Transfer RNA from Ferruginibacter sp., 73 nucleotides, folded computationally. Its mean pLDDT, the model's own confidence on a scale to 100, is 81.

RNA sequence: UGACACGUAGCUCAAUGGUGAGAGCGGUUGUCUUAUACGCAAAAAGUUACUGGUUCAAAUCCAGUCGUGUCAA
Numbered sequence: 001u002g003a004c005a006c007g008u009a010g011c012u013c014a015a016u017g018g019u020g021a022g023a024g025c026g027g028u029u030g031u032c033u034u035a036u037a038c039g040c041a042a043a044a045a046g047u048u049a050c051u052g053g054u055u056c057a058a059a060u061c062c063a064g065u066c067g068u069g070u071c072a073a
Base pairs, nucleotide, nucleotide: 001072002071003070004069005068006067007066010025011024012023013022018056028042029041030040031039049065050064051063052062053061
C1' cells in the first nucleotide's frame, strides 16, 4: 500500500428490511439460610463504532470515515 472479515448491554453472542433490539454469564435488589454459597423472583444496564444516502420503514441494504483481526506485497 492492497484484498477480505468483523464492530450490537460490563463479557460472550443472537436478531428474514416490518411487534416495543433479545439470550447466556456477570453486577444490583428482594427472598431463602444462623451466615455464605446454591436455588427462586424482580428490576437495571443499548445513540446497534461514526457520518451521510436508499426506503413507507434500516442493527440489517449502499457510500465514506474510524478501529480490530487475517492474508498478500

Its Rfam family is "tRNA". By type it is a transfer RNA. Gene Ontology term of the family: triplet codon-amino acid adaptor activity.